This is a predicted structure of a 119-nucleotide RNA (SAM riboswitch aptamer (S box leader)) from an uncultured Bacteroidales bacterium.
The coordinates come from a structure-prediction model, not an experiment, and the mean pLDDT is 79.
The model forms 97% of the base pairs in the Rfam consensus.
């Protein structure tokens, strides 16, 4: 690379070096960004998947610790294919309507990302 399982509204930044774009990908939308973007190094934090102690007959949960990973703007920034419910008067259509639409909210899902383990 594939595959399997978990997780994803919580939390955690300065400096150097760099010099213009970033927020995975596609579309539309919004944010960051010369008061310095990717990236790369440093050094500091954050979490607590994996490991350790520890408890326990044993597995399992709590629990302390921080070795190996990971991460430190904004929910995985936010919509999107599906299904749900949807503006009663008070968004739009309709003569109305228990009627359509849209906006909005929800729910899975897929996709992406990091862990474990497999291969």
């Nucleotide at each position: 690379g594939a595959u399997u399982u978990a997780u994803a509204c919580a939390g955690a930044a300065g400096a150097g070096u760099g010099g213009a774009g970033a927020g995975a990908a596609u579309a539309g939308g919004c944010u960051c960004u010369g008061u310095g973007a990717a990236a790369c190094u440093c050094u500091a934090g954050c979490a607590a998947c994996c490991u350790g102690c520890g408890u326990g007959u044993a597995a399992a949960a709590a629990g302390c610790a921080a070795g190996g990973u990971g991460c430190u703007a904004a929910u995985a920034c936010c919509u999107a294919a599906c299904c749900c419910u949807g503006a009663a008067g008070c968004c739009g259509g309709g003569c109305a309507a228990u009627c359509c639409g849209u906006a909005a909210g929800g729910g899975g899902a897929a996709u992406u990302a990091u862990a474990a383990a497999c291969u």